[in-house]
Context: one part of a larger RNA
RNA sequence: GGACGAACGCUGGCGGCGUGCCUAACACAUGCAAGUCAAGGGGUAGCAAUACCACUGGCGCACGGGUGAGUAACGCGUAGGUUAUCUGCCCUUAUCCCAGACAUAACAUCGAGAAAUCGGUGCUAAUAUCUGAUGAGGUGCUUCGGCAUCAAAGUUUCACGACGGAUAGGGAUGAGCCUGCGUCUGAUUAGCUUGUUGGCGGGGUAAAAGCCCACCAAGGCGACGAUCAGUAGCUGGUCUGAGAGGACGAUCAGCCACACUGGAACUGAGACACGGUCCAGACUCCUACGGGAGGCAGCAGUGAGGAAUAUUGGUCAAUGGGGGAAACCCUGAACCAGCGACGCCGCGUGCGGGACGAAGGAGCUUUGCUCUGUAAACCGCUGUCGGAGGGGAAGGAAAGUCGGGUCACCCGACUGGGACUGUACCCUCAAAGGAAGGGUCGGCUAACUACGUGCCAGCAGCCGCGGUAAUACGUAGGACCCGAGCGUUGUCC
Numbered sequence: 001g002g003a004c005g006a007a008c009g010c011u012g013g014c015g016g017c018g019u020g021c022c023u024a025a026c027a028c029a030u031g032c033a034a035g036u037c038a039a040g041g042g043g044u045a046g047c048a049a050u051a052c053c054a055c056u057g058g059c060g061c062a063c064g065g066g067u068g069a070g071u072a073a074c075g076c077g078u079a080g081g082u083u084a085u086c087u088g089c090c091c092u093u094a095u096c097c098c099a100g101a102c103a104u105a106a107c108a109u110c111g112a113g114a115a116a117u118c119g120g121u122g123c124u125a126a127u128a129u130c131u132g133a134u135g136a137g138g139u140g141c142u143u144c145g146g147c148a149u150c151a152a153a154g155u156u157u158c159a160c161g162a163c164g165g166a167u168a169g170g171g172a173u174g175a176g177c178c179u180g181c182g183u184c185u186g187a188u189u190a191g192c193u194u195g196u197u198g199g200c201g202g203g204g205u206a207a208a209a210g211c212c213c214a215c216c217a218a219g220g221c222g223a224c225g226a227u228c229a230g231u232a233g234c235u236g237g238u239c240u241g242a243g244a245g246g247a248c249g250a251u252c253a254g255c256c257a258c259a260c261u262g263g264a265a266c267u268g269a270g271a272c273a274c275g276g277u278c279c280a281g282a283c284u285c286c287u288a289c290g291g292g293a294g295g296c297a298g299c300a301g302u303g304a305g306g307a308a309u310a311u312u313g314g315u316c317a318a319u320g321g322g323g324g325a326a327a328c329c330c331u332g333a334a335c336c337a338g339c340g341a342c343g344c345c346g347c348g349u350g351c352g353g354g355a356c357g358a359a360g361g362a363g364c365u366u367u368g369c370u371c372u373g374u375a376a377a378c379c380g381c382u383g384u385c386g387g388a389g390g391g392g393a394a395g396g397a398a399a400g401u402c403g404g405g406u407c408a409c410c411c412g413a414c415u416g417g418g419a420c421u422g423u424a425c426c427c428u429c430a431a432a433g434g435a436a437g438g439g440u441c442g443g444c445u446a447a448c449u450a451c452g453u454g455c456c457a458g459c460a461g462c463c464g465c466g467g468u469a470a471u472a473c474g475u476a477g478g479a480c481c482c483g484a485g486c487g488u489u490g491u492c493c
Stems, first nucleotide, its partner, number of pairs: 001493004006489005013347006019340002021305001026303003030300003035059003039056002042053004066258003075183008085175002090171008098132004107122006137150005154163003184230003191221003196218004201213003233255004237248004260281005283294004311337001313336003319333001320331004350381004360372005385434001387429005395420001400414006437482005442463003448477005458465002
């Protein structure tokens, strides 16, 4: 000198764009953050159409959002491998969707309980569940002739058809696993290891493998730093620097890990699952003392900690996600608004004239002169921002209906739709009016005098100032630097 997720002191007019718990992965009141549906049978209201409500069922809830605790590791980065693998929805290819069955929720009724909730009896449906048939296809066996085994579901339509279901192949996407190389400090840590290293056989997984087990062998790693200890999420990048390098890893993006602490599996294409389940623990809450409920490292918000970090806001209008054929519903993702000079950038606080060089203040070589200083007054002008009144966007684009086409979509017409927002912007009006401070002035380092103080009070980044004329302390006048900021502190280069 530059930089910052900064803080502190003094000061503070406006706008745009960013950014904002770095500390206690401390504890959390309250609200919201994941639902949705042309499958199904019911209940309530109604004459009905229909509307609403749970329930069974499907898809989703493994995404999106948060945090950085743990992790020195194939975790990450980079380059590869997978003839050792899986992949819902989507695209594509081929074939099929036949015949039956018994349950159960809702509901009704009876009961237990303070509640959470639970039990008995009775009825019923399905794209829920089960059995059989068929087998293009898959899998296994094969004497290559074949044999065995594995499926399904309907809804809607007068119908064609539309949406769906089953099996298998290919694609796309996503993921699992493996490997080479790279990835902080300490030797005042020198030896470490028994499922350890390898083999045979088995188990297990979607899948290779001591991943697990039995047996056998005695191996494996290490001064090219094993082991142990400390620290730490990694990267694209960011800051600095001429570069080499050094430091860092907020925001944004990719990957990983975690979800009160520890452990476990279930469901599923996918989880060992933040707003699922079970067990144990700590903590908090309810209780009729028998028993129950909870998990903000989601968005707001509260307490605590701290030098320190925001609103219990609006909208699904756009972008995107889930469900649905669609209308549409949900979405604290997202888009916006609010707060903070926290940062960067832009604008303003007037402009021109004006010497009686006014008054006041300060200094002195004190009848007076010098500085403040064209500064003020005074005259003329302008109208940014702010104020008042009026007008008022772009940010469109779909969906729907109709017509057409080269038909997951596109084109044309009509209809229709904005949270931000009555915002930006524009016009008019009045009015210099409402808008300047902070630090410094011994040298480094731009800027000097007076008074007070008297090694005191104090200053200080370094050198050093202060003990009676202090340009270094305090105050004043003046000056210098920057300016809605200016200084200080901290950290990095």